RNA sequence: GCGGACGGCUGGAUGGCCGCACCCUUCGGGGUGAGGAAAGUCCGGACUCCAUGAAGCGACGGUGCCGGGUAACGCCCGGGCGGGGCGACCCGACGGAAAGCGCCACAGAAAACAGACCGCCUUCGCCUCGUGCGAGGGUCAGGGUGAAACGGUGGGGUAAGAGCCCACCGCGGGCCUGGCAACAGGACCGGCACGGCAAGCCCCACCGGGAGCAAUGCCGAAUAGGGAUCCCGCGGGGCACGGACCCCAAGGCGGCUUCAGCCCAGGGAUCCGGGUUGGCAGCAAGACCCCGUCCGCAAGGGCGGGGCUAGAUGAAUGGUCAUCCACGGGGGCAACCCCGGGACAGAAUCCGGCUUACAGGCCGUCCGCGCAC
Numbered sequence: 001g002c003g004g005a006c007g008g009c010u011g012g013a014u015g016g017c018c019g020c021a022c023c024c025u026u027c028g029g030g031g032u033g034a035g036g037a038a039a040g041u042c043c044g045g046a047c048u049c050c051a052u053g054a055a056g057c058g059a060c061g062g063u064g065c066c067g068g069g070u071a072a073c074g075c076c077c078g079g080g081c082g083g084g085g086c087g088a089c090c091c092g093a094c095g096g097a098a099a100g101c102g103c104c105a106c107a108g109a110a111a112a113c114a115g116a117c118c119g120c121c122u123u124c125g126c127c128u129c130g131u132g133c134g135a136g137g138g139u140c141a142g143g144g145u146g147a148a149a150c151g152g153u154g155g156g157g158u159a160a161g162a163g164c165c166c167a168c169c170g171c172g173g174g175c176c177u178g179g180c181a182a183c184a185g186g187a188c189c190g191g192c193a194c195g196g197c198a199a200g201c202c203c204c205a206c207c208g209g210g211a212g213c214a215a216u217g218c219c220g221a222a223u224a225g226g227g228a229u230c231c232c233g234c235g236g237g238g239c240a241c242g243g244a245c246c247c248c249a250a251g252g253c254g255g256c257u258u259c260a261g262c263c264c265a266g267g268g269a270u271c272c273g274g275g276u277u278g279g280c281a282g283c284a285a286g287a288c289c290c291c292g293u294c295c296g297c298a299a300g301g302g303c304g305g306g307g308c309u310a311g312a313u314g315a316a317u318g319g320u321c322a323u324c325c326a327c328g329g330g331g332g333c334a335a336c337c338c339c340g341g342g343a344c345a346g347a348a349u350c351c352g353g354c355u356u357a358c359a360g361g362c363c364g365u366c367c368g369c370g371c372a373c
Base pairs, nucleotide, nucleotide: 001369002368003367004366005365006364007363008362009361010360012324013323014322015321016320017319018318020033021032022031023030024029035344039355040354042353043352044351045350046349047212048211049210050209052260053259054258055257056256057255060208061207062206063205064204065079066078067077068076069075080094081092082091083090084089095203096202100201101200102197103196104195117143118142119139120138121137122136123135124134125133126132127130151169152168153167154166155165156164170192171190172189173188175186176185177184178183216281217280218279219278226272227271228270229269230268231267232266235248236247237246238245251263252262253261288307289306290305291304292303293302294301295300325342327340328339329338330337331336
């Protein structure tokens, strides 16, 4: 210098004038006012209401290498294994296929208790006596098909072959060593037994109740439905009887079971309350932000100090002018001049993530190649 990998930041500035929303006001005015993603609404929570409580089971849904972080997570950090790249680095739906079922298109002889199409070897027969033809047998080493062909390479062996035998690699088994673990390494033994798909069903482990701020509470007139209290009435037994009370049984309250708890025919009265719409609360101090320090490889955590930062609801956060800053085009030797022109997008209860969109600019670390000293 060129090409690349990773991490982070920024997202026009200042002023004048005219507006909008909220708050304060001595009524003159003053203060505050979008984002890194406010987005998609895909995960995880806070908060609120609903379902009678606890335990277990079932169903359904989700997650899926190991360790750690966190309020929690499908997120993040560190590690392992596999794959890609010369490398910095990147990617992984990464439990189980010797529990069972199912599937494996096309091609191919054969696709999962294998399989003789070509080929190779061999026995017998025939005559045209050949590198021949026919019938039978052996063989998966070679060819060919396929995404995948029932371990691979080399040697021995054989009529030709074959884990048939041997060595190495692979595979399986328990053992030893290192590691919290995933896993890695080692020696020994076994024998080729065990193809792929779990993003088809399934098995294993772990997690999960439902609905959502239009939640929910409060204020303000009626009906139905609802709630509370009271009255009449209500299975069997006990107390002499009635009432009340006590005991028992049946029934009801979750998908099922057990335990606990509660309710218990039906009718009447009084009171509360009650849709829509509107107002108020929820609703802005929070798993918050910044700095320092300690612990930790890191994600992150502890301690100390400082800071306060939108709250609309037919929904504010804007427009314009001037000067400048990026950027693009044109002119000029140059200083400079002219024209254009500002990415993606926009709060709606809040928070932690993920994903997606994003003009231009800036910073840091690292890798490869070339050149110079």

A computed fold for a 373-nucleotide RNA from Tranquillimonas alkanivorans, annotated as Bacterial RNase P class A. Of the family's consensus pairs, 96% are formed in the model. The organism belongs to Tranquillimonas, within Bacteria. The coordinates come from a structure-prediction model, not an experiment, and the mean pLDDT is 76. The sequence was found by an Rfam model in a public genome assembly. Rfam family: Bacterial RNase P class A. Rfam classes the family as a ribozyme.